[in-house]
Molecule: transfer RNA
Organism: Oscillospiraceae bacterium
Formats: sequence, C1' cells, structure tokens
RNA sequence: GGGGCAGUAGCUCAGUUGGAAGAGCACGGGUCUUCCACACCCGGGGUCGCCGGUUCGAGGCCGGUUUGCCUCU
Repeated sequence: GGGGCAGUAGCUCAGUUGGAAGAGCACGGGUCUUCCACACCCGGGGUCGCCGGUUCGAGGCCGGUUUGCCUCU
C1' cells in the first nucleotide's frame, strides 16, 4: 500500500425487505427483610464512530473519513 470484518445505552450484544431503536447485566427508586443479599415491580440513560449523499422516511442503501482486528503484498 491492497482486500475483508467490526464500531448501536456504562459493559456484552440484537435490530429481518428502509417505516424511525431494544434485550441482558450494571445504575437509581420502591415492595419484602431487624439490616444486607435474593426475589419481584418501576424508572433514568442513545448525535446508532464521524462527515456528506439518496429517499416522503436511513442503524440498514451510496461516497468519503477514522479506530480496532484479520489477511495479502
């Protein structure tokens, strides 16, 4: 230098054919308990790596760019 894969909540990851974002754990509150833990209920938390484009509408499509991993030279 060429190619491939990945980047989505604090962490690990889903997200189907483009219709507008979710789970588990973690965190906060409540019930329970003498207290803690467990269990159950509720809740907060997102520029979907970044910039632009297509579209009525983009996490998903197109171009560029960046970071990590793998591979070729």